[in-house]
RNA sequence: UAACGAUAAAGGCAAACUAGUACGAAAGUCUAGGACGCAAAGCCAUAGAUCUACGGUUCAUUCAUGAGCUAAGAUAGCUAGGUUACCGAU
Numbered sequence: 001u002a003a004c005g006a007u008a009a010a011g012g013c014a015a016a017c018u019a020g021u022a023c024g025a026a027a028g029u030c031u032a033g034g035a036c037g038c039a040a041a042g043c044c045a046u047a048g049a050u051c052u053a054c055g056g057u058u059c060a061u062u063c064a065u066g067a068g069c070u071a072a073g074a075u076a077g078c079u080a081g082g083u084u085a086c087c088g089a090u
């Protein structure tokens, strides 16, 4: 330095859920509590995948609306990829 991830050591993050005069059309995000788990569950939306549909568009129509499609929105704790990093049984 690279690989590897232990009945090791020191730590780290934080699912569901709850709360919020919070943000958002929603998905979801943020803050606090809380721990299911995680060896990158640190960071990046590049490729795919999934979620939502404000807006756009098509159709229907009882003209009130409804349904379908669509990401420029979201998910890094979906997969792949990029990048940085603690420890040292091996």
Stems, first nucleotide, its partner, number of pairs: 003090001004088002012038002017033004022029002036077001042083003046080003049075003055070006
Molecule: c-di-GMP-I riboswitch aptamer
Organism: Evansella tamaricis